Notes
Bacterial RNase P class A from a Spirochaetota bacterium, 353 nucleotides, folded computationally.

[in-house]
RNA sequence: CAGGCAGGCUGUGCCAUCGCUGUCAGGUUUAUGCCUGACAGAGGAAAGUCCGGGCUCCGAAGAGCGGGAUGCCGGCUAAUUACCGGGCACCUUCGGGUGACAGAAAGUGCCGCAGAAAAUAUACCGCCUUUUUCUUUAAGAAAAAGGCAAGGGUGAAAAGGCGGGGUAAGAGCCCACCACCUGAACCGGCAACGGUCAGGGUAUGGUAAACCUCAUCCGGAGCAAAACCAAACAGCAGGCAGGCUGCUCGCCUAUAUGCCUGCGGGUAGGUUGCUAAAAAAGGAAAUGGCAACAAUUUCCUUUAGAUAGAUGAUGGCUUAAUACAGGACCCGGCUUACAGGCCUGCCUUUUUU
Numbered sequence: 001c002a003g004g005c006a007g008g009c010u011g012u013g014c015c016a017u018c019g020c021u022g023u024c025a026g027g028u029u030u031a032u033g034c035c036u037g038a039c040a041g042a043g044g045a046a047a048g049u050c051c052g053g054g055c056u057c058c059g060a061a062g063a064g065c066g067g068g069a070u071g072c073c074g075g076c077u078a079a080u081u082a083c084c085g086g087g088c089a090c091c092u093u094c095g096g097g098u099g100a101c102a103g104a105a106a107g108u109g110c111c112g113c114a115g116a117a118a119a120u121a122u123a124c125c126g127c128c129u130u131u132u133u134c135u136u137u138a139a140g141a142a143a144a145a146g147g148c149a150a151g152g153g154u155g156a157a158a159a160g161g162c163g164g165g166g167u168a169a170g171a172g173c174c175c176a177c178c179a180c181c182u183g184a185a186c187c188g189g190c191a192a193c194g195g196u197c198a199g200g201g202u203a204u205g206g207u208a209a210a211c212c213u214c215a216u217c218c219g220g221a222g223c224a225a226a227a228c229c230a231a232a233c234a235g236c237a238g239g240c241a242g243g244c245u246g247c248u249c250g251c252c253u254a255u256a257u258g259c260c261u262g263c264g265g266g267u268a269g270g271u272u273g274c275u276a277a278a279a280a281a282g283g284a285a286a287u288g289g290c291a292a293c294a295a296u297u298u299c300c301u302u303u304a305g306a307u308a309g310a311u312g313a314u315g316g317c318u319u320a321a322u323a324c325a326g327g328a329c330c331c332g333g334c335u336u337a338c339a340g341g342c343c344u345g346c347c348u349u350u351u352u353u
Stems, first nucleotide, its partner, number of pairs: 002348009013317006020041009043324001047335002050333005055222004062249004067218005072086004087101001088099004102213002107211002109207003124152002126148009160178002163175003179202001180200004185196004226272004235263006241253004280302007287294002
């Protein structure tokens, strides 16, 4: 200099005029109706609705079945499958990245085509021995009987790999090393796990994001939840129950002036919930921790709350900078989209010193 990996910041700014929403103050008014002024007014993802909670109601609570979720170890959190650190496996020259990471010796299923054969699995080409026949110097060819799974072929995968011995030819048949299995042996580590050692020739593969088995956990519904005020009313039919729960048990409430279901009619405006939430939140520093983080201490800052749904338009100057794109009960994560600009750490190649 170039290429790459990981993490982070930003997403122009100022002035003027008019306009919109909220809060506060003042004035006016029957009246949040109107006027004036001050202050404040979308995001890093507000998106997706994928997870987890707060909150509200069912409800005084429960058990079983069914259903669902998670799945290496340790930590952190209100909580999570997220996050941090570690282990193992795979990818990568490396910095790094990914993991739906328990169990295949409980059972069932699946592995197309090709191939002899796809799992108590085999003989297509072949190798060896014996006998017979033909030809023949040896040898070769054909048939029958027996032995083999080492070599070749097919395939993603074919009864562990490589070297040696042995055999008629071969084979863990035997041996050393590796791989695999077992170990309540020893060492390191909280642990997952790693290393050493001992024993065993060693089940015949993969797949559980197939059914399944094991362990742990889980009430349901959701701000269109729910609470209050106002308005309005017309009944008819059926049932004996209804609620907690999808089912069963169990429990609770009710007893025809009650409750539930269906059809039909009428009314439907407003307030709260609504913004300081998991010792209210966020930021900085100290302390502890590799880190995530901490209910430890100190300092600083805090106001979007619409509801036919607010933050816009114009002009001037300025900037590297409007690309992706706008709240609707709130919060913590994850995923996806992103023009331009900036910062930090690390890796590799080449060149120069």
The sequence was found by an Rfam model in a public genome assembly. Taxonomically the source falls in Spirochaetota (Bacteria, Pseudomonadati).